[in-house]
RNA sequence: CCACAGAAAAGGCAAAGCGUGGGUAACCGUGUGACGCAAAGCUACCUGUCCGGACAACUGGAUCGAGGGGCCGUCGAA
Numbered sequence: 001c002c003a004c005a006g007a008a009a010a011g012g013c014a015a016a017g018c019g020u021g022g023g024u025a026a027c028c029g030u031g032u033g034a035c036g037c038a039a040a041g042c043u044a045c046c047u048g049u050c051c052g053g054a055c056a057a058c059u060g061g062a063u064c065g066a067g068g069g070g071c072c073g074u075c076g077a078a
Base pairs, nucleotide, nucleotide: 006075012037013036017032018031019030020029021028022027035065041071042070043069045068046067047066048063049062050061051060052059053058
């Protein structure tokens, strides 16, 4: 220094709910709130799930806190 792994410390993120706004919808933004998270950072590439239109094929969208892949990362013990 790299990989696997994850004690300690400093911090970080923010589920459901509620208020509010956008959207046909899934869902998203924002405020509040913390269930939890060592990648709960980013990415829709693959799979899964969800919504709309067809209702056959398919097509457009959503979800990364569903899994995999890719990219970038904090700390410094065993």
Source information:
A computed fold for a 78-nucleotide RNA from Geobacter sp., annotated as c-di-GMP-I riboswitch aptamer. It was read from a public genome assembly, where an Rfam model found it. Of the family's consensus pairs, 100% are formed in the model. The coordinates come from a structure-prediction model, not an experiment, and the mean pLDDT is 86.